RNA sequence: GACUCAUCGAGACCGGCUGAGGGAAAGGCCCAGUGAAGCCGGGGCAACCUCCAGGAUUAACUCUCCUGAAAGGUGCCAACUCCUGCGGAGUGCCGUGCACUUCCGAGAGAUGGGUG
Numbered sequence: 001g002a003c004u005c006a007u008c009g010a011g012a013c014c015g016g017c018u019g020a021g022g023g024a025a026a027g028g029c030c031c032a033g034u035g036a037a038g039c040c041g042g043g044g045c046a047a048c049c050u051c052c053a054g055g056a057u058u059a060a061c062u063c064u065c066c067u068g069a070a071a072g073g074u075g076c077c078a079a080c081u082c083c084u085g086c087g088g089a090g091u092g093c094c095g096u097g098c099a100c101u102u103c104c105g106a107g108a109g110a111u112g113g114g115u116g
Stems, first nucleotide, its partner, number of pairs: 002115007013042005021031003026084003043077003048073003052068005081108001086105004090100004
């Protein structure tokens, strides 16, 4: 990198080095010398996988589900995935087109698990 499944309105930052970009891309809108990105050290959040404990289910075990914990593997620590695009619903404009904002879905993306 491919396929597939789950989740994405919550949560969580300091120090050192360095020095101009960053928020995936486009359009917006933002963040940034009161220090971006990156690297290093420490801290934290969360609970996807593993481990552990309790419960439900079962004749019993396994599986599965729920709850707790946080030792290990990841992940994450501005803004809803920062917002939008495509389709539908709603509202407004007398005008089947445009605008608005909200909701639902799709698409794209991110993270984790599984498969080959």